[in-house]
């Protein structure tokens, strides 16, 4: 330089173009003599950043970053 794959909760990580969820972590409360484990329950998110298409975009298109990979 070029090709490709990624980027969502505090972590792994999911989501036909139509209310953004899980598990695990954190909080409260129940349970226990007490601590785990186990039940109910609650915070947390400008979906990497800009801009376009569309009634509507995490999803499609373009540019940029970041990060892993291949090839020069």
């Nucleotide at each position: 330089g070029g090709g490709c794959c990624a980027g969502u909760a505090g972590c792994u990580c999911a989501a036909c173009g139509g209310u953004a969820g899980a598990g695990c972590g954190c909080c409260a409360c129940c349970c226990u003599u007490g601590c785990a484990a186990g039940g109910u329950g609650g915070a947390g998110g400008c979906u990497a950043g800009g801009g376009g298409u569309u009634c509507g975009a995490a999803u499609c298109c373009c540019c940029u970053c970041u990060g892993g990979u291949c090839c020069a």

This is a predicted structure of a 72-nucleotide RNA (transfer RNA) from a Chloroflexota bacterium.
The source organism's lineage runs through Bacteria, Bacillati and Chloroflexota.
The prediction has a mean pLDDT of 83.